Model confidence (mean pLDDT): 78 of 100. This is a predicted structure of a 164-nucleotide RNA (c-di-AMP riboswitch aptamer (ydaO/yuaA leader)) from Streptomyces swartbergensis. Rfam family: c-di-AMP riboswitch aptamer (ydaO/yuaA leader). About the family: This family represents a conserved RNA structure found upstream of the ydaO and yuaA genes in Bacillus subtilis and related genes in other bacteria. NCBI's taxonomy places the organism under Bacteria, Bacillati, Actinomycetes, Kitasatosporales, Streptomyces.
RNA sequence: GGACAGUCAUCGCCGAGUCCCCGUACGGCGCGAGCCAGGGGAGCCGGGGACCCAACUCAGUCCCUGGGGUGAAUCGGACGCCCGCGCGAGCCGCGAGGGGGUCCGUAGGAGACCUUCCUGCUCCGAACCCGUCAGCUAACCCGGUAGGCGAGAAGGAAGGAAAG
Numbered sequence: 001g002g003a004c005a006g007u008c009a010u011c012g013c014c015g016a017g018u019c020c021c022c023g024u025a026c027g028g029c030g031c032g033a034g035c036c037a038g039g040g041g042a043g044c045c046g047g048g049g050a051c052c053c054a055a056c057u058c059a060g061u062c063c064c065u066g067g068g069g070u071g072a073a074u075c076g077g078a079c080g081c082c083c084g085c086g087c088g089a090g091c092c093g094c095g096a097g098g099g100g101g102u103c104c105g106u107a108g109g110a111g112a113c114c115u116u117c118c119u120g121c122u123c124c125g126a127a128c129c130c131g132u133c134a135g136c137u138a139a140c141c142c143g144g145u146a147g148g149c150g151a152g153a154a155g156g157a158a159g160g161a162a163a164g
Base pairs, nucleotide, nucleotide: 011150012149013148014147018042019041020040021039022038027036028035029034043145044144045143046142047141048140053135066133067130068129069128070127075105076104077103078102079101081099082098083097085095086094087093088092108124109123110122111121113160114159115158116157117156118155119154
């Protein structure tokens, strides 16, 4: 001097996931200040839930299929793997189905003061819940307030904010 990993502090990013008080006299940790669990409030986010409205009504039969919600995270294609089923066969092939994997694309979302628009680049495009029930929805009711990250690609137009 460089690389990697970790801890603390600060700053910042995604996200509703922030702030204040009690806890602090009785739970846990700490010598202690205090921290955590827990409780309350504000703000924020989401769900349920009338009238009206929307949807539904419309010849018959048959077949297939539950539906909904949080979230940007939805929908396709290609190629293997596994499972059972059917057929033909004889240890193999074909067909449809289910599960899971990889890759490619994609609705959509994010990228350093804020909002909108245009061009461009990069990244994400997961996971989970309710349990046969849900359109919208005043009153009202219920729940959440986690987690992850440190990548830098911006240029232009308009309007704000801030600074001077």